[in-house]
Large-subunit ribosomal RNA, domain I from Taishania pollutisoli, 533 nucleotides, folded computationally.
The RNAcentral record of the full RNA draws on Rfam.
The prediction has a mean pLDDT of 84.

Context: one part of a larger RNA
RNA sequence: GGCACACGGGGGAUGCCUUGGCUUCGAGAGGCGAAGAAGGACGUGAUAAGCUGCGAUAAGCUGCGGGUAUUGGCAAAUACGAAUUGAUCCGCAGAUUUCCGAAUGGGGAAACCCGGCACAUUGAAGAUGUGUCACUCGAAAGAGAGCAAACGCGCUGAACUGAAACAUCUAAGUAGGCGCAGGAAGAGAAAACAAAAGUGAUUUCCUGAGUAGUGGCGAGCGAAACGGAAACAGCCCAAACCGUCAUUGUUUCGGCAGUGGCGGGGUUGUAGGACUGCAAGAUUGACUAUACAGCUAUAGUUGAAGCAAUUGGAAAGUUGCACCGUAGAGGGUUAAAGUCCCGUAAACGAAAUAGUUGUAUUACAUAGCAGUAUCCUGAGUAGGGCGGGACAUGUGAAAUCCUGUCUGAAUCAGCCGGAACCAUCCGGUAAGGCUAAAUACUCCUCGAAGACCGAUAGUGAACGAGUACUGUGAAGGAAAGGUGAAAAGAACCCUGAACAAGGGAGUGAAAAAGACCCUGAAACCGUGUGUCU
Numbered sequence: 001g002g003c004a005c006a007c008g009g010g011g012g013a014u015g016c017c018u019u020g021g022c023u024u025c026g027a028g029a030g031g032c033g034a035a036g037a038a039g040g041a042c043g044u045g046a047u048a049a050g051c052u053g054c055g056a057u058a059a060g061c062u063g064c065g066g067g068u069a070u071u072g073g074c075a076a077a078u079a080c081g082a083a084u085u086g087a088u089c090c091g092c093a094g095a096u097u098u099c100c101g102a103a104u105g106g107g108g109a110a111a112c113c114c115g116g117c118a119c120a121u122u123g124a125a126g127a128u129g130u131g132u133c134a135c136u137c138g139a140a141a142g143a144g145a146g147c148a149a150a151c152g153c154g155c156u157g158a159a160c161u162g163a164a165a166c167a168u169c170u171a172a173g174u175a176g177g178c179g180c181a182g183g184a185a186g187a188g189a190a191a192a193c194a195a196a197a198g199u200g201a202u203u204u205c206c207u208g209a210g211u212a213g214u215g216g217c218g219a220g221c222g223a224a225a226c227g228g229a230a231a232c233a234g235c236c237c238a239a240a241c242c243g244u245c246a247u248u249g250u251u252u253c254g255g256c257a258g259u260g261g262c263g264g265g266g267u268u269g270u271a272g273g274a275c276u277g278c279a280a281g282a283u284u285g286a287c288u289a290u291a292c293a294g295c296u297a298u299a300g301u302u303g304a305a306g307c308a309a310u311u312g313g314a315a316a317g318u319u320g321c322a323c324c325g326u327a328g329a330g331g332g333u334u335a336a337a338g339u340c341c342c343g344u345a346a347a348c349g350a351a352a353u354a355g356u357u358g359u360a361u362u363a364c365a366u367a368g369c370a371g372u373a374u375c376c377u378g379a380g381u382a383g384g385g386c387g388g389g390a391c392a393u394g395u396g397a398a399a400u401c402c403u404g405u406c407u408g409a410a411u412c413a414g415c416c417g418g419a420a421c422c423a424u425c426c427g428g429u430a431a432g433g434c435u436a437a438a439u440a441c442u443c444c445u446c447g448a449a450g451a452c453c454g455a456u457a458g459u460g461a462a463c464g465a466g467u468a469c470u471g472u473g474a475a476g477g478a479a480a481g482g483u484g485a486a487a488a489g490a491a492c493c494c495u496g497a498a499c500a501a502g503g504g505a506g507u508g509a510a511a512a513a514g515a516c517c518c519u520g521a522a523a524c525c526g527u528g529u530g531u532c533u
Base pairs, nucleotide, nucleotide: 001532002531003530004529005528006527007526008525009524015518016482017481020453021452022450023449024448025447026446027445028444029442030441031147032146039100040099041098042055043054044053046078050074051073061094062093063092064091065090066089070082071081072080105114106113107112115133116132117131118130119129120128121127135144136143137142151182152180153179154178155177156176162169166216192199193198203230204229205228206227213221214220234434235433236432237378241264242263243262244261245260246259247258248257249256250255269412271377272376273375274374275371276370277369278368284365285364289361290360291359292358293357294356295355296354297353298352300348301347302346306321307320308319309318310317322339323338324328330342331341332340383407384406385405386404387403388402389401390400393419414429415428416427417426418425469476470475489517492504493503494502495501
């Protein structure tokens, strides 16, 4: 030195565990903010570095309700306290809430500096305290601003890529940027679809269908109606006409006409309305307020039934004999418990706040018949030319919609559409507006679950994690869980320089569980014995 065996060191795999994650479902909530938010800085404890809580009333103050024996958070110990005259704790409502931050008296290198005015402390100077002083809109009252995960609407808007290159095209109206809103948004009560038969606002899903189409007819893009479901809800103005007020013009001072405001009226396509004549007080309800009642949420309450022997450190195991069950979900307890504990089934419960439903009342809104002479029925609009865009549809034979520019009608015997255009026919009534539900999403709250993970996994983060650390900065971004049932966390002694380490002793079922602590693989490093050279 090799090999073998034995025993160790080292290391932290594996197994087991779970405080944390992931995903889904149900319900809720869907906002917060000048009454100063989100987010922070600095403080705050007897002792206090961190986290948590709180704000000079500072791990807290008050009221109401619940609850009952402990208690001064994580977090032990000491000291000092609190509490059956009900503390701690839980819920509801309130008070306090430094400084920065939209930050708003002015400034500023955020958490700082410097002011005006009024009042007070003083009689003054000076200082301190309290209040107030930004901008925009508005006559005022008042409103706005800023933050926030996705979902929504609008404006703007790429490239990589694909086409096996590339330019039309695609990616894609995607990503990104900006604005604005709501709990949903948008859309929405036919100038719709259809086709000789009919439907009857919108939205979403299934189907139609990868069809009809479109397309350097390449790559690709890609409908609609019908049918089946979900959910259903319809309305209001402008105008004609009537009235009133203001004002202007004119006047023969009686009025007439114009304009504007307000009130009534009226809202339609088998056209409707005004107008003329007649009649009636029904029906319905998506709005607001009040009252009453119920329900739900935010604390909670009651809640059945087992003992003994035995093994063991420990019984819930085993054995024996029982019991409850509208409760044999689950968790905990020295091991594996329906009957030990928390719970579970079931039944109850609110002073306060919030939500919701119903009823009632008040207020409000809401209908008919006949006639048809006249009047009204949304104009720089519809349509057209040029240039673009949106439509599944790339300019095409190109309808329909939007419009930068130039033009520019008709008025119900009207007008628009039915994919060039024309005719017949059919459908509708533009150029004003509102509208719940079915649909989308989840920063967040509560409940439930998983052929989801189990510490190199699962969130980046099970732990003082967006921390430590890196970077001028935007930004990047870790590692790190487990003694034991219980600290019973090793009194005392010895070796030692020792507050290191170890050996005894003691605790414990176990210390080969000793805090570098469950199990403790491999690499790697040793010691001993045997054997070979």
Taxonomically the source falls in Taishania (Bacteria, Pseudomonadati, Bacteroidota, Crocinitomicaceae).